[in-house]
The RNA shown here (c-di-AMP riboswitch aptamer (ydaO/yuaA leader)) has 137 nucleotides and comes from a soil metagenome. Its mean pLDDT, the model's own confidence on a scale to 100, is 79. The sequence is in RNAcentral, with records from MGnify. Its Rfam family is "c-di-AMP riboswitch aptamer (ydaO/yuaA leader)". From the family's description: This family represents a conserved RNA structure found upstream of the ydaO and yuaA genes in Bacillus subtilis and related genes in other bacteria. Rfam links the family to the GO terms regulation of gene expression and cyclic-di-AMP binding.

RNA sequence: CGCCGAGUCCGCGAUACGCGGAGCGGGGGAACCAAGGUGGAUUGAAACCCACUGGGGCGAACCUUCCUCAGGAGGAAGGCGCGCAAGCUCUUUCAGCGCGAGCCCGUCAGCUAACCCCGCAGGCGUUCGAAAGAGAA
Repeated sequence: CGCCGAGUCCGCGAUACGCGGAGCGGGGGAACCAAGGUGGAUUGAAACCCACUGGGGCGAACCUUCCUCAGGAGGAAGGCGCGCAAGCUCUUUCAGCGCGAGCCCGUCAGCUAACCCCGCAGGCGUUCGAAAGAGAA
């Protein structure tokens, strides 16, 4: 100097494992609306009924098929999602490269106005591609 990410800036203070504000981000939380899956029974078809199955949050980090493996798990392909670059910012297309992890709540939370609560970390070192549009200076 630059990148991923919400994870930055300002003021007061140093009794402090702080306080306040702005900004960015996240969660909870009415009415109305909505309210899972599999199997069984029943039916023209449904719903009711019976049995089994917990659910949710941050994040791009998911789906399908195939292979290996005792299983977990790992690998491959396709689809889909995310990120990247030499005046600045934003959007789009093509090409190229990379990623698709991890953590948390604890039987509980759909949406959700008012209202309430929380975070402002951590980790890294890219490209010498092309085209179009808008804006700022």